[in-house]
Context: one part of a larger RNA
RNA sequence: GGCGCACGGUGGAUGCCUGGGCAUCAGGAGCCGAUGAAGGACGUGGGAGGCCGCGAUAGUCCUCGGGGAGCUGUCAACCGAGCGUUGAUCCGAGGGUGUCCGAAUGGGGUAACCCGGCACCCGUCAUGGGGUGUCACCGCCGUCUGAAUGUAUAGGACGGUGGGAGGGAACGCGGGGAAGUGAAACAUCUCAGUACCCGCAGGAAGAGAAAACAACAGUGAUUCCGUGAGUAGUGGCGAGCGAAAGCGGAAGAGGCUAAACCCCGCCAGUGUGAGAGCCGGCAGGUGUUGCUGGUGGGGUGUUGUGGGGUUCCGCGUACCGUCGCUGCCGUGGCGGUGCGGGUGUUCGUGGUGUUAGUCGAAGGCGUUGGGACGCGUCGGCGUAGAGGGUGAGACCCCCGUAGACGAAAACACUGCGUUCUCCCGUUGCGGUGUCCCCGAGUAGCAGCGAGCCCGUGGAAUUCGCUGUGAAUCUGCCGGGACCACCCGGUAAGCCUAAAUACUCCCUGAUGACCGAUAGCGGACGAGUACCGUGAGGGAAAGGUGAAAAGUACCCCGGGAGGGGAGUGAAAGAGUACCUGAAACCGUGUGCCU
Numbered sequence: 001g002g003c004g005c006a007c008g009g010u011g012g013a014u015g016c017c018u019g020g021g022c023a024u025c026a027g028g029a030g031c032c033g034a035u036g037a038a039g040g041a042c043g044u045g046g047g048a049g050g051c052c053g054c055g056a057u058a059g060u061c062c063u064c065g066g067g068g069a070g071c072u073g074u075c076a077a078c079c080g081a082g083c084g085u086u087g088a089u090c091c092g093a094g095g096g097u098g099u100c101c102g103a104a105u106g107g108g109g110u111a112a113c114c115c116g117g118c119a120c121c122c123g124u125c126a127u128g129g130g131g132u133g134u135c136a137c138c139g140c141c142g143u144c145u146g147a148a149u150g151u152a153u154a155g156g157a158c159g160g161u162g163g164g165a166g167g168g169a170a171c172g173c174g175g176g177g178a179a180g181u182g183a184a185a186c187a188u189c190u191c192a193g194u195a196c197c198c199g200c201a202g203g204a205a206g207a208g209a210a211a212a213c214a215a216c217a218g219u220g221a222u223u224c225c226g227u228g229a230g231u232a233g234u235g236g237c238g239a240g241c242g243a244a245a246g247c248g249g250a251a252g253a254g255g256c257u258a259a260a261c262c263c264c265g266c267c268a269g270u271g272u273g274a275g276a277g278c279c280g281g282c283a284g285g286u287g288u289u290g291c292u293g294g295u296g297g298g299g300u301g302u303u304g305u306g307g308g309g310u311u312c313c314g315c316g317u318a319c320c321g322u323c324g325c326u327g328c329c330g331u332g333g334c335g336g337u338g339c340g341g342g343u344g345u346u347c348g349u350g351g352u353g354u355u356a357g358u359c360g361a362a363g364g365c366g367u368u369g370g371g372a373c374g375c376g377u378c379g380g381c382g383u384a385g386a387g388g389g390u391g392a393g394a395c396c397c398c399c400g401u402a403g404a405c406g407a408a409a410a411c412a413c414u415g416c417g418u419u420c421u422c423c424c425g426u427u428g429c430g431g432u433g434u435c436c437c438c439g440a441g442u443a444g445c446a447g448c449g450a451g452c453c454c455g456u457g458g459a460a461u462u463c464g465c466u467g468u469g470a471a472u473c474u475g476c477c478g479g480g481a482c483c484a485c486c487c488g489g490u491a492a493g494c495c496u497a498a499a500u501a502c503u504c505c506c507u508g509a510u511g512a513c514c515g516a517u518a519g520c521g522g523a524c525g526a527g528u529a530c531c532g533u534g535a536g537g538g539a540a541a542g543g544u545g546a547a548a549a550g551u552a553c554c555c556c557g558g559g560a561g562g563g564g565a566g567u568g569a570a571a572g573a574g575u576a577c578c579u580g581a582a583a584c585c586g587u588g589u590g591c592c593u
Base pairs, nucleotide, nucleotide: 001592002591003590004589005588006587007586008585009584015578016543017542020514021513022511023510024509025508026507027506028505029503030502031167032166039101040100041099042055043054044053046079047078049075050074051073052059061095062094063093064092065091066090070083071082072081106115107114108113116135117134118133119132120131121130122129137164138163139161140160141159142158143157144156145155171202172200173199174198175197176196182189186236212219213218223250224249225248226247227246233241234240254495255494256493257439261299262298263297264296265295266294267293268292269291270290277286278285279330280329281328282327283326284325304473306438307437308436309435310433312431313430314429315428318337319336320335321334322333323332324331338426339425340424341423342422344420347417348416349415350414351413352412353411354410355409357405358404359403363378364377365376366375367374379396380395381385387399388398389397444468445467446466447465448464449463450462454480475490476489477488478487479486530537531536550577553564554563555562556561
């Protein structure tokens, strides 16, 4: 020195554990913000700091409930000083306070700072100073003013204003919109209308009440799921892309306008004639009333066995008031009441649920052990033998569990009554003839694009830009070029719950999910330390013991550390602490050299 054996050191694998995480399910909630949010800065405790809470009323203030003996959060003890059965601490509900920054909004600014105006108040002899309130911009409403330029408009001023702004995980709609890739290269194509950027909204959004499908039979808004079906198609007919009807389910809901016509207001044009108008008849009276066009409002009207308006006819129509130039007869319009129905709202009351809680069955003895929850034995409860804890495997020790109760206050849903506003009906139904209306720079067409299963194809249907440009029911559109017949529908206005998507968040539950190099990056003062000018990147680090009982005292040592003694079941559990593998480093010994 090597190999082996034994005993150690180092190291922190492994096993066991879990206060953390992951996934899914169910229920809830689905917005917050100028009444100042989200997120922060700085403060705040008797005693330094971190976390958490709170805001100069600062570990808190008030009220109302719950609860019932201790309390002054935590790391984290110790000391001090206090509070509490006149009910504290604690839990819940509603209020109060809430510095400064931040949309940040009086002005400025290098966020958490600096400097002001006005009103009122405090202080000073006075100035400086202090406090409370208020002062941004845009939009909307009203009033006043008011250019070029006469009317006007733009602009300005003042007042009012439950409006906007900013934030938010995913889901939604819209405007833009790639490339790596695949095609075994690559250009059409694909990836993909994906990622990403922007705008906007809601608890959902979007879509939605047939100018739809279908096929000679029929269906009857939209949305979502299953199937149809990887079918029909499309495709350098490559790679790939990829429907619909129908059928089976979930849910279920339908409404409002434009126009024709009537009335009223305003504006413009025209109108001196009694000739048109003033509900009809007769008589009288009136007179810029009338007529035409435009515009605003009210009524009417809303459909595809086409509908509506208008003229005429038939049937039917609660009460009151009023009006239609005057009188009589007839008749019509308007308003109100009553009655019936409906949406919303106020208040009251009831129910259910949520936000604190309450009650909640049944075990002793012996034995081993440090300890009984083990074992033995004799019992008990069970609408409760889910789970956790307790010195080891506990239905009967503790918390709970099954089950049963509970709210002053707030909130959610819901029933009834009530208040107020609004809406609908109470004049609608049927028939008839002529005329009028039925959504225009629209539909269609052409060119160029886009989107549909559809890549220009025979290419319909849908959308955009440019150009052109109809018809009103004997109309118009569609049924995959186009034409005919047939069938379906009624475009160019608007609204619409549910079934559907998602989960930052709250509660509960579950797991052939993880168990500290795993599981969230984060079980621990973690988006921390640290790195970076910055955008940004981003760790490591859990475990004594049942209980600190955390080793009084003695000895060696400067200390560190150790030896006794003591605690403990164990100290080879001593805070460098459960177990304690290997590499690596030693000591002793055997063999070889």